[in-house]
RNA sequence: GAGAUAGUUUUCUAGGGUUCCGCAGCAGCAAGCUGGCCUGGUCCGAGAGAAAACACACAGUUCUGCUGUGACACGGAAGGAUAAAAGCCUGGGAGAU
Numbered sequence: 001g002a003g004a005u006a007g008u009u010u011u012c013u014a015g016g017g018u019u020c021c022g023c024a025g026c027a028g029c030a031a032g033c034u035g036g037c038c039u040g041g042u043c044c045g046a047g048a049g050a051a052a053a054c055a056c057a058c059a060g061u062u063c064u065g066c067u068g069u070g071a072c073a074c075g076g077a078a079g080g081a082u083a084a085a086a087g088c089c090u091g092g093g094a095g096a097u
Base pairs, nucleotide, nucleotide: 007054008053009052010051011050012049015044016043020041021040022038023035024034025033026032056070057069058068059067060066061065072092074095078090079089080088
């Protein structure tokens, strides 16, 4: 310097906070107020977590279909969004080996 889908999406989980629900307290006709150092439901959610589907590359083949393979991955700080936060995004980043 050149060469690679180091692919996309869905569902789930680790995890996350508190917009809504619930719960607890205050007050009360009602409406409401406070609390996430409240187990939870809704919600957000992994490149380095799981599963599936599709796609792509290569090889085989009984050939316009089918089968197989597709590795590895240590990682700050700071900032950003959302109601708010996070293994979310910046980011297979800066770095390290």